[in-house]
The RNA shown here (transfer RNA) has 74 nucleotides and comes from a Candidatus Dojkabacteria bacterium.
Its Rfam family is "tRNA". It is annotated as a transfer RNA.
The source organism's lineage runs through Bacteria, Bacteria candidate phyla and Candidatus Dojkabacteria.
The RNAcentral record of the sequence draws on ENA.
The prediction has a mean pLDDT of 81.
RNA sequence: GGGCCCGUAGCUCAGCUGGCUAGAGCGUUCGCAUGGCAUGCGAGAGGUCGCGGGUUCGAAACCCGCCGGGUCCA
Numbered sequence: 001g002g003g004c005c006c007g008u009a010g011c012u013c014a015g016c017u018g019g020c021u022a023g024a025g026c027g028u029u030c031g032c033a034u035g036g037c038a039u040g041c042g043a044g045a046g047g048u049c050g051c052g053g054g055u056u057c058g059a060a061a062c063c064c065g066c067c068g069g070g071u072c073c074a
Base pairs, nucleotide, nucleotide: 001073002072003071004070005069006068007067010026011025012024013023019057028044029043030042031041032040050066051065052064053063054062
């Protein structure tokens, strides 16, 4: 330098063919239960969907560029 894959909540990830209100598990906060802890149950908070642009009535998703990580080739 080139090819391919990945980037979504604090962490691990899902999201089909463009339209569900952007989700799950773990973690965290509050509550209930317990004499208390662990465990269990319920509720909540937490997101510029890596960044910028384009296409479209509409983009996490499609197109282009860039950035970061991984891997292979040179």